[in-house]
c-di-AMP riboswitch aptamer (ydaO/yuaA leader) from Streptomyces shenzhenensis, 185 nucleotides, folded computationally.
RNAcentral holds the sequence, with entries from Rfam.
RNA sequence: CGUGACCCAUCGACGAACCACAUUUCGUACGGCAGGAGCGGGGGACCCAGGUAAGUCGCCGAACCGGACGGCCCAGCCGACCGGAACGGCUAGGGGUGAAGUCGAGUCGCCUUCCGGCGGCCCGGCCGGGCACCUCCCCCGCCCGAACCCGACAGCUCACCUCGCAGGCGCCGGAGAGGAACAUC
Numbered sequence: 001c002g003u004g005a006c007c008c009a010u011c012g013a014c015g016a017a018c019c020a021c022a023u024u025u026c027g028u029a030c031g032g033c034a035g036g037a038g039c040g041g042g043g044g045a046c047c048c049a050g051g052u053a054a055g056u057c058g059c060c061g062a063a064c065c066g067g068a069c070g071g072c073c074c075a076g077c078c079g080a081c082c083g084g085a086a087c088g089g090c091u092a093g094g095g096g097u098g099a100a101g102u103c104g105a106g107u108c109g110c111c112u113u114c115c116g117g118c119g120g121c122c123c124g125g126c127c128g129g130g131c132a133c134c135u136c137c138c139c140c141g142c143c144c145g146a147a148c149c150c151g152a153c154a155g156c157u158c159a160c161c162u163c164g165c166a167g168g169c170g171c172c173g174g175a176g177a178g179g180a181a182c183a184u185c
Stems, first nucleotide, its partner, number of pairs: 001167001006036002011031002013028005038165006048155001058090004064084004069079004093153001094150004101126004106121006127145005
């Protein structure tokens, strides 16, 4: 910086007491799972919003169901086709956490019949976030604009259900290890 404070049984660590036996008892500016707690997020009605008619709606595989066809050793078995489909998987569509969006120019690469399109790099505008300063005004300073998740699906939303409480930096002091440079022999 960030929602990522705090409390803490059992337990662990340390200290003390008791020891005839037992390993019991007590304590703590210690740690702390479960739990609590507060903080943050998601799902989830009426109303509202959205949509304007028709229930459709991405890809792969599918137990099974329905239709209808062919073959055979025909009260059954096998094969292929069409439609549906619980369930499983994927990520373009869509959505979520988050400040992490949008537009334009140049250049390189790829695609293209033309117009153009996609991506990388590097700049700029608007916008969003953090730090510093801060009585006000002026000058306006330094940085960031990532990453991950859900899995065809979710608007808002009382009750209700459910998830997270991480991670990464900076300053001061102490200790240790290692490397390099210079000089001398």

Its Rfam family is "c-di-AMP riboswitch aptamer (ydaO/yuaA leader)". Rfam links the family to the GO terms cyclic-di-AMP binding and regulation of gene expression.